The RNA shown here (transfer RNA) has 72 nucleotides and comes from a Theionarchaea archaeon. The same sequence occurs in records of 2 taxa. Its mean pLDDT, the model's own confidence on a scale to 100, is 81.

């Protein structure tokens, strides 16, 4: 410099055109306990960004940027 692959709560992941965006964990209350970090209820929080398609984009197109890989 050219090719590919990847980007979602703090971490860690599902999602494949219309779901409340899922789950684990982690943090905050509670409950159960002799006590508890274990169990069990509930709450917290996320789509890298900036076009475009489309009634409708997390998901498709195009650019950026970041992070991996290959190749010079």
């Nucleotide at each position: 410099g050219c090719c590919c692959c990847u980007g979602u709560g703090g971490u860690u992941u599902a999602g494949a055109g219309g779901a409340u965006a899922u789950a684990a964990u982690g943090c905050g209350g509670g409950c159960c306990u002799g006590c508890g970090g274990a169990g069990c209820c509930u709450g917290u929080g996320a789509c890298u960004c900036g076009g475009g398609u489309u009634c409708g984009a997390a998901u498709c197109c195009c650019g950026a940027c970041a992070g991996g890989g290959g190749c010079a």
The source organism's lineage runs through Archaea, Methanobacteriati, Methanobacteriota and Theionarchaea. The RNAcentral record of the sequence draws on ENA. Rfam family: tRNA. About the family: Transfer RNA (tRNA) molecules are approximately 80 nucleotides in length.